[in-house]
Molecule: RNase P RNA; transfer RNA
Organism: marine sediment metagenome
RNA sequence: GAGGGCCGGAUGGCCGCGGGGCAGCAAUGUUUCGAGGAAAGUCCGGACUCCACAAGGUAACGGUGCCGGGUAACGCCCGGGCGGGUUCGAUGGGGAAACCCACCGUGCACGACGGAAAGCGCCACAGAGAACAGACCGCCUGCGUUUCGACGCGGGCAAGGGUGAAACGGUGGGGUAAGAGCCCACCGCGGGACGGGCAACCGGACCGGCAUGGCAAGCCCCACCGGGAGCAAUGCCGAAUAGGGAUCGCGCAUGGGCCGCCUUGGCCCCGACGAUCCGGGUAGGCAGCUAUAGGCUCGCGGGCGAACGCGGGUUCAGAGGAAUGGUCAUCCAGAGGGGGCAACCCCUUGGACAGAAUCCGGCUUACAGGCCCUC
RNA sequence: GGCCCCAUCGUCUAGUGGUCCAGGACAUCACUCUUUCAAGGUGAAGACACGGGUUCGAUUCCCGUUGGGGCCG
Numbered sequence: 001g002a003g004g005g006c007c008g009g010a011u012g013g014c015c016g017c018g019g020g021g022c023a024g025c026a027a028u029g030u031u032u033c034g035a036g037g038a039a040a041g042u043c044c045g046g047a048c049u050c051c052a053c054a055a056g057g058u059a060a061c062g063g064u065g066c067c068g069g070g071u072a073a074c075g076c077c078c079g080g081g082c083g084g085g086u087u088c089g090a091u092g093g094g095g096a097a098a099c100c101c102a103c104c105g106u107g108c109a110c111g112a113c114g115g116a117a118a119g120c121g122c123c124a125c126a127g128a129g130a131a132c133a134g135a136c137c138g139c140c141u142g143c144g145u146u147u148c149g150a151c152g153c154g155g156g157c158a159a160g161g162g163u164g165a166a167a168c169g170g171u172g173g174g175g176u177a178a179g180a181g182c183c184c185a186c187c188g189c190g191g192g193a194c195g196g197g198c199a200a201c202c203g204g205a206c207c208g209g210c211a212u213g214g215c216a217a218g219c220c221c222c223a224c225c226g227g228g229a230g231c232a233a234u235g236c237c238g239a240a241u242a243g244g245g246a247u248c249g250c251g252c253a254u255g256g257g258c259c260g261c262c263u264u265g266g267c268c269c270c271g272a273c274g275a276u277c278c279g280g281g282u283a284g285g286c287a288g289c290u291a292u293a294g295g296c297u298c299g300c301g302g303g304c305g306a307a308c309g310c311g312g313g314u315u316c317a318g319a320g321g322a323a324u325g326g327u328c329a330u331c332c333a334g335a336g337g338g339g340g341c342a343a344c345c346c347c348u349u350g351g352a353c354a355g356a357a358u359c360c361g362g363c364u365u366a367c368a369g370g371c372c373c374u375c
Numbered sequence: 376g377g378c379c380c381c382a383u384c385g386u387c388u389a390g391u392g393g394u395c396c397a398g399g400a401c402a403u404c405a406c407u408c409u410u411u412c413a414a415g416g417u418g419a420a421g422a423c424a425c426g427g428g429u430u431c432g433a434u435u436c437c438c439g440u441u442g443g444g445g446c447c448g
Base pairs, nucleotide, nucleotide: 001375002374003373004372005371006370007369009331010330011329012328013327014326015325017034018033019032020031021030022029023028036353040364041363043362044361045360046359047358048230049229050228051227061226062225063224064223065222066080067079068078069077070076081113082111083110085108086107088105089104091102092101093100094099114221115220119219120218121215122214123213136161137160138157139156140155141154142153143152144151145150169187170186171185172184173183174182188210189208190207191206194203195202196201234287235286236285237284244278245277246276247275248274249273250271251270255269256268257267258266259265294316295314296313297312298311299310300309301308332351334349335348336347337346338345339344376447377446378445379444380443381442382441385401386400387399388398393431403419404418405417406416407415424440425439426438427437428436
């Protein structure tokens, strides 16, 4: 310097708050338990509940994406592969040197790491040319002109310069008028008998002279996964008031209709009032509610490891508009000041981020200070 | 508590990966016009919430953080 893990104040007294147990008719008393590594963000995965749905398949939409293992499951974890980066070292080449390039090994952390010869799309500006390439400067050459500097027309080329994020294999040599995989060696690329590995992948005789750049966190293709909603889910009980319905009583408001010659009367509708009952639903209450894919801890076993198996112990917040707080004393880190040669002593100050709300497994984010381990 | 959405000048907004300056309207400021003010005209200043990543290149695509808004008894 890099990486990983752990702790994240301790003990006691007093006052107070929430849940449970016990005693008590009650008031109350007593006893016990009472935040975190992130309780956070709500980003993933589940448990659980309701809704939808024969099973299954397809399409659409969304997500994931090297391989193997772990797990209830995952986009998480572990191990491995590959890639680019970096530390150190070795080898080879270039250079006067500084240094640069190539390749190999090693340590470290990182990687949204399937497919770009399935198809579509995009690649601004600059530049001659930007994806069935291209010729501005330049190099070579034929002819003509010439003031001997060069210029014009035609042909060949792509080494060098220049532009750009990217220029259609790289380096070195041969070759040539100049050049070019034109030829050769090594490297890269494509194919690949064979060998190793569960696999990703690795090595690779030999063949091909090179033919096809980047972007899929653009559309898309391939493989796999996913029905939707969320504890304010959901189930049960259920007032008062208002409104609804049923039955009975009543006929006040000159209510309406029918029976009837008319009246009395009877019946029906309707209506206010009264009584009884029913149902929906609100407030409210109860359940869900909390430890069981569990946590913590001890031992044994196999495994590189994540994690797993067996046996034992512990009995771990469950409130619900929401408790877990305050203060004092002593001590422990830390900071400041003073004294002392020093060990040390005295005084002051002082502990971050944050706080459960159905529950678990992860990820991400916040975090004063301290401890340990590896390189 | 749970579930969703959004973020561009002071305000309202355009911009679906590219060039010179992220454009426009209202507001602000200066000048002009007018006796003065208003209206009008000319000009100026002013923004991609923050941090990473993909890409040659990000306001735009992806991830995280912050802030704001809505719905559910």